[in-house]
RNA sequence: GCCCCCAUCGUCUAGGGGCUAGGACGGUUGGUUCUCAGCCAAUAAACUGGGGUUCGAUUCCCCAUGGGGGCA
Numbered sequence: 001g002c003c004c005c006c007a008u009c010g011u012c013u014a015g016g017g018g019c020u021a022g023g024a025c026g027g028u029u030g031g032u033u034c035u036c037a038g039c040c041a042a043u044a045a046a047c048u049g050g051g052g053u054u055c056g057a058u059u060c061c062c063c064a065u066g067g068g069g070g071c072a
Base pairs, nucleotide, nucleotide: 001071002070003069004068005067006066007065010025011024012023013022018055027043028042029041030040031039032038048064049063050062051061052060
């Protein structure tokens, strides 16, 4: 330099046009307990940035950024 793949709560991830953006762990609050742990319930927390297509984009397209891999 060229090609390919990936980017979603704090972490790991599901979702590939209309979802309340779901789950696990972790956090917070409450219950249980003399206390802690455990268990139960509730709750907060996310679509890398810009542009395009579309009635509608986390999802499709382009560019950028970051990460990974291959060739030279």